[in-house]
RNA sequence: UGGGGGAUAGUUUAGUGGUAGAACUCCGGAUUCUGACUCCGGCAGCCUUGGUUCGAAUCCAGGUCCCCCAG
Numbered sequence: 001u002g003g004g005g006g007a008u009a010g011u012u013u014a015g016u017g018g019u020a021g022a023a024c025u026c027c028g029g030a031u032u033c034u035g036a037c038u039c040c041g042g043c044a045g046c047c048u049u050g051g052u053u054c055g056a057a058u059c060c061a062g063g064u065c066c067c068c069c070a071g
Base pairs, nucleotide, nucleotide: 001070002069003068004067005066006065007064010024011023012022013021018054026042027041028040029039030038047063048062049061050060051059
């Protein structure tokens, strides 16, 4: 420098234009003599700026950061 891929909750990770889901963590409760395990409930997220669309995590363009390949 060129090409490809990625960024979603505190962490890991789904989601092919129509309600953003799960696990772990955390908080509250049940259970227990106490704790752990287990069970119930809750909090919490689409990297950023624009565009397309009735509607965008998803499509398009720019930007930032990370990974891989070539030189």